Context: one part of a larger RNA
Molecule: small-subunit ribosomal RNA, 5' domain
Organism: Clostridiales bacterium
RNA sequence: GGAUGAACGCUGGCGGCGUGCCUAACACAUGCAAGUCGAGCGAGAAGCCAUUGUGUGAAGCCUUCGGGCGGAACUUUAUGGUGGAAAGCGGCGGACGGGUGAGUAACACGUGGGCAACCUGCCCAUAGCUGAGGGAUAGCCACGGGAAACCGUGAUUAAUACCUCAUAAUGCGCGAGAACCGCAUGGUUCUUUCGCCAAAGAUUUAUCGGCUAUGGAUGGGCCCGCGACUGAUUAGGUUGUUGGUGGGGUAACGGCUCACCAAGCCUACGAUCAGUAACCGACCUGAGAGGGUAAUCGGUCACAUUGGAACUGAGACACGGUCCAAACUCCUACGGGAGGCAGCAGUGGGGAAUAUUGCACAAUGGGCGCAAGCCUGAUGCAGCAACGCCGCGUGAGGGAAGACGGUCCUAUGGAUUGUAAACCUCUGAUCUGGGGGAAGAUAAUGACGGUACCCCAGGAGAAAGCCCCGGCUAACUACGUGCCAGCAGCCGCGGUAAUACGUAGGGGGCAAGCGUUAUCC
Numbered sequence: 001g002g003a004u005g006a007a008c009g010c011u012g013g014c015g016g017c018g019u020g021c022c023u024a025a026c027a028c029a030u031g032c033a034a035g036u037c038g039a040g041c042g043a044g045a046a047g048c049c050a051u052u053g054u055g056u057g058a059a060g061c062c063u064u065c066g067g068g069c070g071g072a073a074c075u076u077u078a079u080g081g082u083g084g085a086a087a088g089c090g091g092c093g094g095a096c097g098g099g100u101g102a103g104u105a106a107c108a109c110g111u112g113g114g115c116a117a118c119c120u121g122c123c124c125a126u127a128g129c130u131g132a133g134g135g136a137u138a139g140c141c142a143c144g145g146g147a148a149a150c151c152g153u154g155a156u157u158a159a160u161a162c163c164u165c166a167u168a169a170u171g172c173g174c175g176a177g178a179a180c181c182g183c184a185u186g187g188u189u190c191u192u193u194c195g196c197c198a199a200a201g202a203u204u205u206a207u208c209g210g211c212u213a214u215g216g217a218u219g220g221g222c223c224c225g226c227g228a229c230u231g232a233u234u235a236g237g238u239u240g241u242u243g244g245u246g247g248g249g250u251a252a253c254g255g256c257u258c259a260c261c262a263a264g265c266c267u268a269c270g271a272u273c274a275g276u277a278a279c280c281g282a283c284c285u286g287a288g289a290g291g292g293u294a295a296u297c298g299g300u301c302a303c304a305u306u307g308g309a310a311c312u313g314a315g316a317c318a319c320g321g322u323c324c325a326a327a328c329u330c331c332u333a334c335g336g337g338a339g340g341c342a343g344c345a346g347u348g349g350g351g352a353a354u355a356u357u358g359c360a361c362a363a364u365g366g367g368c369g370c371a372a373g374c375c376u377g378a379u380g381c382a383g384c385a386a387c388g389c390c391g392c393g394u395g396a397g398g399g400a401a402g403a404c405g406g407u408c409c410u411a412u413g414g415a416u417u418g419u420a421a422a423c424c425u426c427u428g429a430u431c432u433g434g435g436g437g438a439a440g441a442u443a444a445u446g447a448c449g450g451u452a453c454c455c456c457a458g459g460a461g462a463a464a465g466c467c468c469c470g471g472c473u474a475a476c477u478a479c480g481u482g483c484c485a486g487c488a489g490c491c492g493c494g495g496u497a498a499u500a501c502g503u504a505g506g507g508g509g510c511a512a513g514c515g516u517u518a519u520c521c
Base pairs, nucleotide, nucleotide: 001521002520003519004518006517007516008515009514010513013392014391015390016389017388018387019385020384021350026348027347028346030345031344032343035092036091037090040089041088047082048081049080050079051078053076055074056073060069061068062067099303100302101301109227110226111225112224113223114222115221118220119219123216124215125214126213127212128211129210131165132164133163134162141154142153143152144151145150171196172195173194175192176191177190178189179188180187181186201208202207229275230274231273236266237265238264241263242262243261244260245259246258247257248256278300279299280298281297282293283292284291285290305326306325307324308323309322328339329338330337331336356382358381359380360379364378365376366375367374368373395426396425397424398423405417406416407415408414409413431458432457433456434455435454436453440448465510466509467508468507469506470491471490472489476505477504478503479502480501486493487492
């Protein structure tokens, strides 16, 4: 000198674009953050309409004044229609998106390869198929248990839920034969005997689905070479350890796991142990080489109170799923239950320190749905903060009686502040008031927002500070103080004439900032 997710002190006009818990992966009140499909299924609340029955019973009419006829309106029962809430079964999605960096020195990451050792829902292409039947179970109803969470029994019901049968190969599993190819194990194709496996319907008649097989695309899994922190005041480490055979397991290879057998394997080219740490694209600095960092944005990984486990599924060993254990918090009728902000806001705490319990799905994207649409704290916006970068302003021109005041001096005077002020003439970026008013949207649909922007009017009015002035280092005098009070990055100033302390005047630098501190080059 440059840089920062900065903080602190003094100061502070506007706008644009960014950025904003680096500390306690500490604990969390409250609200929201993942639903959707009635074109899979049964059932169907409120409301409304019609009919029917019960009760009360107005007007009007008749009356022997006792009442009678009448039947509006209200109430309610039942049935039918319409209606469509809430819940349930079923499908798809809750494995994405969002957060955090605790762990991890590792094939976690980066880069380059390999899989003749693998999987892939939705999507695309091609070929073929979609026949027959059955038994349940939620819900509803009736009982019962419980404070609750919730649970049990009985009866009954549907499906694209579940099961059985049929059909079936280019599919799967054996066997036999042939051709071709390769980087070892091997692979591909063809012929053939036998065995095995599938489906689901809906509808507004436009379509949307279902099953099998092959190929693609996308996404993933596994393996390998190389790269990448510190310590030897850590020198030996290892027993599923290293290899083999055979079972098991996996989508798949493999000590992945198990039985048996052998005794191997790693290591001064640093094993093991200990400490520290998510990695990278990038970012900062530097002429470069290099050094440093790991915020925002993008890719990968890991985690979801702590530890463990599996289930479902194409995909998880699953942040807002399940089970167990632990700590903590809450409810309880003491028998038992509920919870997980490292999602968005927000609270307490910690800290030098880091924001709103905002608006909207209008756009982009995602989930579901034929669609209309619904959901979306992703996202788009707004709010707060000079936290950063960039831009603009705080006026412009004229104006010497060189005014008053201040400061200094060689002091009736002069120098300086200083064209600075006053005063005159203008301007209107910002501001205030009024009017118009977008793009972002492709038919409709705009949160932002009556925003940006434009026009008119008013009005110099409301907008400058901070640090420094001994040398390094641009900028000097006076007074006060007297090794005191104090300054200080280094050298060093201060003990009576201090350009170094404090104040004032003047000056220098930067400027809505200026200094200090911390850290890196």